[in-house]
Context: one part of a larger RNA
RNA sequence: CUGGGCGUAAAGAGUUGCGUAGGUGGUUUGUUAAGUGAUUAGUGAAAUUCGGUGGCUCAACCAUUCGAACUAUUAAUCAAACUGGCAGACUCGAGAGUAGUAGAGGUAACUGGAAUUUCUAGUGUAGGAGUGAAAUCCGUAGAUAUUAGAAGGAACACCAAUGGCGUAGGCAGGUUACUGGACUAUUUCUGACACUGAGGCACGAAAGCGUGGGGAGCGAACGGGAUUAGAUACCCCGGUAGUCCACGCCGUAAACAAUGGAUACUAGUUGUUUGAGGUAUCGACCCCUCAAGUAACGAAGCUAACGCGUUAAGUAUCCCGCCUGUGGAGUACGAUCGCAAGAUUAAAACAU
Numbered sequence: 001c002u003g004g005g006c007g008u009a010a011a012g013a014g015u016u017g018c019g020u021a022g023g024u025g026g027u028u029u030g031u032u033a034a035g036u037g038a039u040u041a042g043u044g045a046a047a048u049u050c051g052g053u054g055g056c057u058c059a060a061c062c063a064u065u066c067g068a069a070c071u072a073u074u075a076a077u078c079a080a081a082c083u084g085g086c087a088g089a090c091u092c093g094a095g096a097g098u099a100g101u102a103g104a105g106g107u108a109a110c111u112g113g114a115a116u117u118u119c120u121a122g123u124g125u126a127g128g129a130g131u132g133a134a135a136u137c138c139g140u141a142g143a144u145a146u147u148a149g150a151a152g153g154a155a156c157a158c159c160a161a162u163g164g165c166g167u168a169g170g171c172a173g174g175u176u177a178c179u180g181g182a183c184u185a186u187u188u189c190u191g192a193c194a195c196u197g198a199g200g201c202a203c204g205a206a207a208g209c210g211u212g213g214g215g216a217g218c219g220a221a222c223g224g225g226a227u228u229a230g231a232u233a234c235c236c237c238g239g240u241a242g243u244c245c246a247c248g249c250c251g252u253a254a255a256c257a258a259u260g261g262a263u264a265c266u267a268g269u270u271g272u273u274u275g276a277g278g279u280a281u282c283g284a285c286c287c288c289u290c291a292a293g294u295a296a297c298g299a300a301g302c303u304a305a306c307g308c309g310u311u312a313a314g315u316a317u318c319c320c321g322c323c324u325g326u327g328g329a330g331u332a333c334g335a336u337c338g339c340a341a342g343a344u345u346a347a348a349a350c351a352u
Base pairs, nucleotide, nucleotide: 004323005322006321007306008305012320014203015202017201018200022196023195024194026090027089028088029087030086031085032084034083035082036079037078038077039076040075041074042073043072049068050067051066052064053063054062055061093193094190095189096188097186098185099184100183101182105179106178107177108176109175110174111173112156117151118150119149120148121147122146123145127138128137164171165170208249209248210247211246212245213244217243218242222238223237224236225235260319261318262317263316264315265314268297269296270295271294272293273292274291275290276289277288278287301308302307325352326351327350334345335344336343337342
């Protein structure tokens, strides 16, 4: 390489978007003859291979002006189903239009109440807090409790759901502005404009980093009290960075459905979300059908089993990524990126 694989054994890149090169590509007519097929001719060294014959006692081995092969290539002629090229047509893929729908999709601004904390003032007096039990801690300089007021930051109870939206990361008090996508109906328009996508660009939780703000609660580090043989912990009292905001980096996660994307086909049953049509009705519900999601079971089939099962891990096609015993090692070296932390790429010796 061929081959076999990638939910859990090694293996789907975090993610899609834009999408280059490349690969692949709907229905149909004509043409062409690059691929393709047929015929003829040339070339296809020798050794080698196969068949025949011969020589070493046989064989391996060797010889042979004998025959064949060497799956290839060149040229000519013919064929035209398929692939490709060219020209034309089509509408079911794709996109656009029109009419609607649902939604924590995104960005910015404004704003609300509950609670925690702190401060001020009043009432009030000896405890409070904490634990398995305690202690550190707070409190007669008046705490805890309670009433009124103020400040400030962060998060949004109920609704809430197997619910919704988003490419993924993720998104939840309310209002407004701007804005992305999806779905349904119609079949009005374009007419294959499509799928995938090496590199590339963009996005990407938390933690961390830089500059400037902010800082209520929580809380790495750190201090103290306990526990313990010890206790650099678990428990308790405090508490800095951080958590929050703006801008800029970082680029990783069990970034998980541990399941790449697209298309087509292959029994059903039961929920749920959204939309449409029908039925019914005064109307809404109910009931039936269709589409798009999202769940629980399950036929066939698949699977080592577990399980998956129209949202496939079934049956097929196209494209990409990745794997090849374990340790060494996701390490060393080099390179690229980064302020750094480090990230990406990525071996070998050796051991077994």
Notes
This is a predicted structure of a 352-nucleotide part of an RNA (small-subunit ribosomal RNA, central domain) from a wastewater metagenome. It matches the Rfam family "Bacterial small subunit ribosomal RNA". The RNAcentral record of the full RNA draws on SILVA.